[in-house]
A computed fold for a 75-nucleotide RNA from a Candidatus Acidiferrales bacterium, annotated as transfer RNA. Its Rfam family is "tRNA". It is annotated as a transfer RNA. Gene Ontology term of the family: triplet codon-amino acid adaptor activity. From the family's description: Transfer RNA (tRNA) molecules are approximately 80 nucleotides in length.
RNA sequence: GGGGCCGUAGUCUAGCAUGGUUAUGAUACGCGGCUUGGGCCCGCGUGGUCGUCGGUUCAAAUCCGGCCGGCCCCA
Numbered sequence: 001g002g003g004g005c006c007g008u009a010g011u012c013u014a015g016c017a018u019g020g021u022u023a024u025g026a027u028a029c030g031c032g033g034c035u036u037g038g039g040c041c042c043g044c045g046u047g048g049u050c051g052u053c054g055g056u057u058c059a060a061a062u063c064c065g066g067c068c069g070g071c072c073c074c075a
Base pairs, nucleotide, nucleotide: 001074002073003072004071005070006069007068010027011026012025020058028046029045030044031043032042033041051067052066053065054064055063
């Protein structure tokens, strides 16, 4: 330099193909219940500019393009 795959809460992850209700679950954290106390367990709650900037569209995490970052292959 060329090509492929990927980027979603602090962490991991579903959703993307076939655009449409309030973006899913686990974990973490906070509060409560339970316990003599703690752990486990149960309930409730908090937390996302969906990497970034544009485009298409009535509507974009999803489609298209540039850029940034990570991994792999070729040279």